[in-house]
RNA sequence: UCUGACAAAGGCAAACCCAUCGAAAGAUGGGGACGCAAAAUUUCCAGUCUAAAGGAACCCUUCCUAUGACAGUGGGAUCGCCAGAU
Repeated sequence: UCUGACAAAGGCAAACCCAUCGAAAGAUGGGGACGCAAAAUUUCCAGUCUAAAGGAACCCUUCCUAUGACAGUGGGAUCGCCAGAU
């Protein structure tokens, strides 16, 4: 530097359940493993979700909007473990 089929030290942990936080999306902790070779970090770009506050229409409500959320949606950036090859 390249590769990640098999293997492997060490590692992460979907759904679901419980508790807490949040208006929600969702987050954190515990249990739990569907999976993961970056399922490590980062909202820079795209995408998706939510709509409390704000705005519009209206009057049971509906719509718009991210400043909220997702890094286990894709890309970019940064750092790095193991094995093999060079």
This is a predicted structure of an 86-nucleotide RNA (c-di-GMP-I-GGC riboswitch aptamer) from Methylococcaceae bacterium UBA662. The prediction has a mean pLDDT of 83. Taxonomically the source falls in Methylococcaceae (Bacteria, Pseudomonadati, Gammaproteobacteria, Methylococcales). The sequence was found by an Rfam model in a public genome assembly.